The prediction has a mean pLDDT of 84. The part of an RNA shown here (large-subunit ribosomal RNA, domain II) has 700 nucleotides and comes from a Candidatus Omnitrophota bacterium.
[in-house]
Context: one part of a larger RNA
């Protein structure tokens, strides 16, 4: 891991609701006694069940009051014309089912707590008694001796052998590294390393223990277990937490909210679901109309506040002048305030919608509404649209409101994709029509039609900003009296204007910017020179011969545009098979239709039964039949008991195979195997259904 077996809402008592039944102002017996059937025993006897007895007792038939007490009334009160609770009668018992409480209470699962014991053969410390420590180095005191010294003492040589001394085996330890890591080993091996006469190591025997020991202290150690050992017991401790909870079909079908909670991943009450009974209308819902209140969106700026510019302004400020003081005057500054203009607001309003809400009326409709009672689940929600708060007008962010979807919803589309778009799956069909979305190929259906746009593979990611991209619209100006571009020619004179300046001659700078001749020509547009010169422009003529130039705006494009393994629109590929406008055909889903069938509810008819309440069956009509938590209903299968009827060595159960039947759980038939029990119907009882609990046991 697989296979098999086992494995989880039970039982008792009490209460409550529903249902079935008996009796009924009553109802029921309890312990027990007696009898009977059956089982068991050698017998006495015992046990289950049934029937009868058993009026102790319970509940009900009367309430009110704290009570005395009174009583269809009573209490309150001094007393109630008052008020509260009652009085108009239905209960009792038993079976079954749902639920609750108390019990282990659906099952498995803690860490822990308490008690009684067992442990110091491991290890910590202690006691008693023993054992062990190769070799070598350093060389304290003391002692001997020589020398110096007056002495105290000092120096040298020798001897000596101190030391929690040094090097280093045994022994003890375990520093670092490698190996090992389902190991050779539940802590080792190899190399390296520390101590090695000491607070040393060690043998044997003994002592101290569970809130206790022992501890050169690490919460270390106390038998591979220690912030409280181990064993048994209380004990099925408790767990608001995790996991698991076993056959089928039918009907309905949620919630993730509010209040409160030592409460926030748990509860209680309400809301929302279901079942039963009842109520049946001026109920609920929708549309339209009418009548309402509002202060949101918007708007506005009188009010409240914010804020920009301007004008005016103070016995306001600043500065200045005058002044002995008091003070006075002035202002190229500032400035509360007033006025004007423009503007802003969730906590502004002299205005003010759409929606929403309330009421009334009519209409619609498959009563969708309400009351009482039984049973729940939910109280972690998610994304999307719209309106908002928080945040960065960030988040697949967070908190509200509103609607939708998912949750609990399959199908089609979006290549892929809970929450987006379409659409709500009772079952079958090798029938049809459509939705969203599509129609070149992959891939079902138009290489459809008409008119435009795009040249960027834009389409097939993105901004500020930038650009003679390109198409349309509007507008202004010039133009056959010849525009625009190009080419030819002119572009002059007073004059080198004046000033400045070394110079300033159109062209460093300042001032002025006139006049003349002209077809036209600036006291000069740019380049240039030291300054001139030179080139050029404005402006004019000629050649040419038809449009040219500017602005605004709309459509589609361009640049801006850099990412980490190989690219791509889903792919191929496309100049439409891209984009815009219009038209038409087709494809396309579990939608709709057709057709056959099932089932629920309502209703109609017929038949049968009936305790007259109704029930069952058939046919018809109408509306339904996605579904998690959950409520309700109907069944299948397993084991056993009783009754009845049957089968079986001419072969039971079980097992294997199988193309049959039933909407499902399931049920037959046949054959083989097997070798002795089994089946059907009715009633009853339950240790009654396993793909899952790191489930338990067995097998492989």
């Nucleotide at each position: 891991a697989c296979c098999g077996a086992c494995g989880a809402g039970u039982u008792a008592u009490u209460c409550u609701u529903g249902u079935a039944a008996g009796c009924g102002a009553g109802u029921c017996u309890a312990a027990g006694u007696a009898a009977g059937c059956u089982g068991u025993u050698a017998a006495c006897g015992c046990a289950u069940c049934u029937u009868a007895c058993g009026c102790a007792g319970g509940c009900g038939u009367a309430g009110g009051g704290a009570a005395a007490c009174c009583g269809a009334g009573u209490c309150u009160u001094a007393a109630a014309u008052g008020g509260g609770c009652g009085u108009u009668u239905a209960g009792c018992u038993u079976g079954c089912a749902g639920g609750a409480a108390u019990a282990g209470a659906c099952c498995c699962g803690a860490a822990g707590c308490u008690g009684a014991g067992u442990g110091a053969u491991c290890u910590a410390c202690c006691c008693a008694u023993g054992g062990c420590c190769a070799a070598u180095g350093g060389g304290a005191a003391g002692c001997c001796u020589u020398c110096c010294g007056a002495a105290a003492g000092g120096a040298g040589g020798g001897u000596g052998g101190a030391c929690g001394u040094a090097u280093g085996a045994a022994c003890c330890c375990g520093u670092c590294a490698g190996u090992g890591u389902u190991g050779a080993a539940a802590a080792a091996c190899u190399g390296u390393g520390g101590g090695a006469u000491g607070a040393g190591c060690u043998g044997u025997g003994g002592g101290u223990c569970g809130g206790a020991g022992c501890g050169a202290a690490a919460g270390a150690c106390u038998a591979a277990u220690c912030a409280a050992a181990c064993u048994c017991a209380g004990a099925a401790a408790u767990u608001g937490c995790u996991g698991g909870u076993u056959c089928u079909c039918c009907c309905c079908g949620a919630a993730a909210u509010a209040u409160u909670u030592c409460u926030a991943g748990g509860g209680a009450u309400a809301g929302c679901c279901u079942c039963a009974a009842g109520a049946c209308a001026c109920u609920a819902c929708g549309u339209u109309a009418u009548a309402g209140g509002g202060g949101u969106a918007g708007a506005g700026u009188a009010c409240u506040g914010a804020a920009u510019g301007g004008a005016c302004u103070a016995c306001g400020g600043g500065a200045g002048u005058c002044u002995a003081c008091c003070g006075a005057c002035u202002u190229g500054c500032u400035g509360a305030g007033u006025c004007c203009a423009a503007c802003c607001a969730a906590a502004c309003u002299g205005c003010g919608a759409a929606u929403a809400c309330u009421a009334u009326a009519a209409c619609g409709a498959c009563u969708a509404u309400c009351u009482u009672g039984g049973g729940a689940g939910u109280a972690a929600g998610a994304c999307g649209u719209u309106g908002g708060g928080g945040g960065c007008c960030a988040a697949g962010c967070u908190c509200c409101a509103u609607c939708g979807u998912c949750u609990a919803g399959a199908g089609g589309g979006a290549a892929u994709c809970a929450g987006c778009c379409c659409a709500g799956a009772c079952c079958g069909c090798c029938a049809g029509u459509u939705a969203a979305g599509g129609u070149c190929c992959c891939u079902a259906a138009g290489g459809a039609c008409a008119g435009g746009c795009u040249a960027a593979g834009u389409g097939g990611u993105a901004a500020a900003g930038g650009a003679u991209g390109u198409g349309g619209a509007u507008u202004c100006g010039c133009u056959u009296a010849g525009a625009c571009a190009g080419c030819c020619a002119g572009g002059a004179u007073g004059u080198u204007g004046g000033c400045u300046c070394a110079g300033a001659g159109g062209c460093a700078g300042c001032c002025a910017u006139c006049a003349u001749u002209u077809a036209a020509a600036g006291a000069g547009u740019g380049c240039g020179u030291a300054a001139c010169a030179g080139c050029u422009c404005a402006c004019u003529g000629g050649c040419c011969g038809a449009g040219c130039g500017g602005a605004u705006u709309c459509g589609c494009g361009c640049c801006g545009a850099a990412g980490a393994u190989g690219a791509u629109c889903g792919g191929g590929g496309c100049u439409a098979a891209g984009c815009c406008u219009g038209u038409u055909a087709c494809c396309g889903a579990a939608a709709c239709u057709g057709u056959g069938g099932g089932u629920u509810c309502a209703u109609u008819u017929u038949g049968c039964c009936c305790u007259c309440g109704g029930g069952c069956a058939a046919a018809g009509u109408g509306a339904g039949c996605g579904g998690u938590a959950g409520g309700g209903g109907a069944g299948c299968a397993u084991a056993g008991u009783c009754c009845a009827a049957c089968g079986a060595g001419u072969g039971a159960a079980g097992u294997c195979a199988u193309a049959c039947c039933g909407u499902a759980a399931g049920g037959a038939g046949u054959g083989a195997u097997g070798g002795a029990c089994g089946u059907u119907g009715g009633a009853c009882u339950a240790g009654g259904g396993a793909u899952u609990a790191u489930g338990u046991c067995g097998g492989u």
The RNAcentral record of the full RNA draws on ENA and SILVA.
NCBI's taxonomy places the organism under Bacteria, Pseudomonadati, Candidatus Omnitrophota.
It matches the Rfam family "Bacterial large subunit ribosomal RNA".